[in-house]
């Protein structure tokens, strides 16, 4: 310098394939059992989908830009 890949909840990730309620498991938290605690059920919090712009009724998904890391070529 050129070419490619990844980024989603504390965390690990699924949905891109065809654009159409953002879930799941582990953690947390609360509740039921228990003397107590674990385990097991039950329930709930938790996400400006990396960041900004544009098509679109509508965008995690499609352009365009930038930031991180990773891999390749020189």
């Nucleotide at each position: 310098a050129a070419g490619g890949g990844u980024g989603u909840a504390g965390u690990u990730u699924a949905a891109u394939u065809u654009g159409g309620u953002a879930g799941a498991g582990c953690g947390u938290c609360g509740g039921u059992c228990u003397c107590c605690a674990a385990a097991a059920c039950c329930g709930a919090a938790a996400g400006u989908u990396g960041g900004g712009g544009g098509u679109u009724c509508a965008a995690a998904u499609c352009c365009c830009u930038c930031c991180a890391c990773c891999c390749u070529u020189g």
A computed fold for a 74-nucleotide RNA from Buchnera aphidicola (Tuberolachnus salignus), annotated as transfer RNA. The gene name in the source record is trnW. Its Rfam family is "tRNA". Gene Ontology term of the family: triplet codon-amino acid adaptor activity.